The prediction has a mean pLDDT of 83.
The RNA shown here (transfer RNA) has 74 nucleotides and comes from a Thermoplasmata archaeon.
Rfam family: tRNA. Rfam links the family to the GO term triplet codon-amino acid adaptor activity.
[in-house]
RNA sequence: GGGCCGGUAGAUCAGCCAGGAAGAUCGUUCCCUUGGCAUGGGAGAGGGCGGGGGUUCAAAUCCCCCCCGGUCCA
Numbered sequence: 001g002g003g004c005c006g007g008u009a010g011a012u013c014a015g016c017c018a019g020g021a022a023g024a025u026c027g028u029u030c031c032c033u034u035g036g037c038a039u040g041g042g043a044g045a046g047g048g049c050g051g052g053g054g055u056u057c058a059a060a061u062c063c064c065c066c067c068c069g070g071u072c073c074a
Base pairs, nucleotide, nucleotide: 001073002072003071004070005069006068007067010026011025012024013023020057028044029043030042031041032040050066051065052064053063054062
């Protein structure tokens, strides 16, 4: 220098192909259950999707450029 894969909640990951109001699990907060803890049950908070631009009525999703990580080739 080039190819490919990845970057979405505190963590690990879905969703992207085929655009239409951002999800799961764990963690966390509160409540119930206990003498107390654990387990279990219920409820909640928490991200606008790596950055910028474009297309579109509408973009996490499509197109372009860039940044970061991994991997392969040189």

The source organism's lineage runs through Archaea, Methanobacteriati, Thermoplasmatota and Thermoplasmata.